Model confidence (mean pLDDT): 81 of 100. A computed fold for a 76-nucleotide RNA, annotated as c-di-GMP-I riboswitch aptamer.
RNA sequence: UAUAUGUAAGGGCAAAACAGCUGAAAAACUGUGACGCAAAGCUAUAGGGCCUGUAAAAGGGCAGCCAGUUACCGUA
Numbered sequence: 001u002a003u004a005u006g007u008a009a010g011g012g013c014a015a016a017a018c019a020g021c022u023g024a025a026a027a028a029c030u031g032u033g034a035c036g037c038a039a040a041g042c043u044a045u046a047g048g049g050c051c052u053g054u055a056a057a058a059g060g061g062c063a064g065c066c067a068g069u070u071a072c073c074g075u076a
Stems, first nucleotide, its partner, number of pairs: 003076004012037002017032004022027001035064001041069003047066002049062004
């Protein structure tokens, strides 16, 4: 450097719920909290999907659904 990999260690993220707060809602943010995660890092007009919204749309949201993309530590 390339490929494969996540048993142990270091380090990382943080579901539900509750409280606060923003919003019409979905949902976001902060705190507590850990269900889990080897990308649970990043990407939401220009992949698919889902949620909200509406008569139908527009618009809004989800990356912890798949996907795309980049990468730490250890092991072989």
The sequence was found by an Rfam model in a public genome assembly.